[in-house]
RNA sequence: AACUUAUUAAGAAAGGAGGAGGGAAUGGCCCUAUGAUACCUUAGCAACCUUUCGAUUUCUAAUCGAUUUCGGUGCUAAUUCCAGUCUAUUUUAUAGAUGAAAAUAAGUA
Numbered sequence: 001a002a003c004u005u006a007u008u009a010a011g012a013a014a015g016g017a018g019g020a021g022g023g024a025a026u027g028g029c030c031c032u033a034u035g036a037u038a039c040c041u042u043a044g045c046a047a048c049c050u051u052u053c054g055a056u057u058u059c060u061a062a063u064c065g066a067u068u069u070c071g072g073u074g075c076u077a078a079u080u081c082c083a084g085u086c087u088a089u090u091u092u093a094u095a096g097a098u099g100a101a102a103a104u105a106a107g108u109a
Stems, first nucleotide, its partner, number of pairs: 002108007013042004021031003026083003043076003047073003052066006080101001084098006
C1' cells in the first nucleotide's frame, strides 16, 4: 500500500519557532500577517485497542454494559464545513434513509 469490520451531528488549548497558504480531491463557502499548514514542548478530549468486573449466547469464542493502574495509536475551526440518490414536508430549503470518497482504530494474509 491492499482487504474486512466498526465509528465519524458531542468533546478538547497555550507557548516556542517559523513565514504563506490551508480546510484530502473537484465546485462552493470559509480560516489566515489580529500570523495559516506543517514542526517542537506542555496541557486537554475520549473513538478504538489495552486493564478489571458483570450479564447473555449458537460457549474456550462472540456480543452488550460498566470500569481504567500504566499505556498504544488518534484528535483539539465550522456535521467528515456543504454538495450524489431516494422519500416526505410548510418545496430550490429542511428532515430522514442510503451510496461514493475520506479519516481513525482493530484485525488479516

SAM riboswitch aptamer (S box leader) from Lishizhenia tianjinensis, 109 nucleotides, folded computationally. The coordinates come from a structure-prediction model, not an experiment, and the mean pLDDT is 77. The model forms 93% of the base pairs in the Rfam consensus. It was read from a public genome assembly, where an Rfam model found it.